The RNA shown here (transfer RNA) has 73 nucleotides and comes from a Minisyncoccota bacterium. Its mean pLDDT, the model's own confidence on a scale to 100, is 81. Its Rfam family is "tRNA". Lineage of the source: Bacteria > Bacillati > Minisyncoccota.
RNA sequence: GGGCCCGUAGCUCAUUCGGUAGAGCACUUCAUUUGCAAUGAAGGGGUGGGGAGUUCGAAUCUCCCCGGGUCCA
Numbered sequence: 001g002g003g004c005c006c007g008u009a010g011c012u013c014a015u016u017c018g019g020u021a022g023a024g025c026a027c028u029u030c031a032u033u034u035g036c037a038a039u040g041a042a043g044g045g046g047u048g049g050g051g052a053g054u055u056c057g058a059a060u061c062u063c064c065c066c067g068g069g070u071c072c073a
C1' cells in the first nucleotide's frame, strides 16, 4: 500500500429480502428476609463508530473517514 470481516444499551450479542431497535447479565424501585443473597414484579438506559448520498422511510443499500482484527505485498 491492497483485499476481506467487524464497530448496536455498562458488558456479551440478536435484529433473514429497508418500515421509526430487542434479549441475557448488570443497574434502580418494590415484595419476601433480622440482614445479605436468591426469587418474584415493575422500571430507566442506545438511535445503531463519524459524515454524506439514495429513498416516502436505512442499523439494514452506496461513498468517504476513524478504530479493531485478519490475509497478501
Stems, first nucleotide, its partner, number of pairs: 001072007010025004019056001027043005049065005